[in-house]
RNA sequence: UCACAUCAAGGGCACACCGUGUGAAAGCACGGGUCGCAAAGCUACCGGUCUAAGGGUUUCGGCCUACGACAGCGGGGUUGCCGGC
Numbered sequence: 001u002c003a004c005a006u007c008a009a010g011g012g013c014a015c016a017c018c019g020u021g022u023g024a025a026a027g028c029a030c031g032g033g034u035c036g037c038a039a040a041g042c043u044a045c046c047g048g049u050c051u052a053a054g055g056g057u058u059u060c061g062g063c064c065u066a067c068g069a070c071a072g073c074g075g076g077g078u079u080g081c082c083g084g085c
Stems, first nucleotide, its partner, number of pairs: 012037002017032006035072001041078003045075003048070003054065004
């Protein structure tokens, strides 16, 4: 350095939910909390999903739309810890 492996060692993150704030919403931040995760670190490049303030439309019930969002939906890119056989 590569392959394989995740039995170990030291650790890491933090679903749901709750509180506070923020946002039109989806969601996000901080604190608590731990379902899980070997990248559940980072990244919106590709697909997918969510929301619809604003815009368009309407039979006034709604419908369409991302310049908003999701990395714990998948892929890609990139970085990192350990080392049993």
This is a predicted structure of an 85-nucleotide RNA (c-di-GMP-I riboswitch aptamer) from an uncultured Gammaproteobacteria bacterium.